Background:
Predicted 3D model of a 102-nucleotide RNA (TPP riboswitch aptamer (THI element)) from Iodobacter sp. It matches the Rfam family "TPP riboswitch aptamer (THI element)". From the family's description: Vitamin B(1) in its active form thiamin pyrophosphate (TPP) is an essential coenzyme that is synthesised by coupling of pyrimidine and thiazole moieties in bacteria. The previously detected thiamin-regulatory element, thi box was extended, resulting in a new, highly conserved RNA secondary structure, the THI element, which is widely distributed in eubacteria and also occurs in some archaea. Analysis of operon structures identified a large number of new candidate thiamin-regulated genes, mostly transporters, in various prokaryotic organisms. The THI element is a riboswitch that directly binds to TPP to regulate gene expression through a variety of mechanisms in archaea, bacteria and eukaryotes. through a variety of mechanisms in archaea, bacteria and eukaryotes. Rfam links the family to the GO term thiamine pyrophosphate binding. Of the family's consensus pairs, 91% are formed in the model. The source organism's lineage runs through Bacteria, Pseudomonadati, Pseudomonadota, Chitinibacteraceae and Iodobacter.

RNA sequence: CUUUAUCGCUAGGGGUUCUGCACCAAUACUUGGUGUGGAUGAGAAAUACCCUCUGAACCUGAUUCGGUUAAUACCGGCGUAGGGAAGCGAGCGGUUGCCCUC
Numbered sequence: 001c002u003u004u005a006u007c008g009c010u011a012g013g014g015g016u017u018c019u020g021c022a023c024c025a026a027u028a029c030u031u032g033g034u035g036u037g038g039a040u041g042a043g044a045a046a047u048a049c050c051c052u053c054u055g056a057a058c059c060u061g062a063u064u065c066g067g068u069u070a071a072u073a074c075c076g077g078c079g080u081a082g083g084g085a086a087g088c089g090a091g092c093g094g095u096u097g098c099c100c101u102c
Stems, first nucleotide, its partner, number of pairs: 001094002006090005011052004017039010058083003064077004
């Protein structure tokens, strides 16, 4: 001087679906709200979780394609696609210079 994983501080970005039961409302055999359970998940309204350019956190594509499920992005494709929010300090280690000694 540089620096992996990671840590700290500050700042910022993101998602919040499906469904059982009970009650209420509307209007019209459905929709919405509240409460309480279940599925998946890091996270389903928690200031909690995740992510910040080495960026799959998340969005578009998508009323998408294939497979599951009680149901759902639940799983995978799409995806070497297109977008997408940052700075500082510490940091295994690496490199270089100077001094001393042999």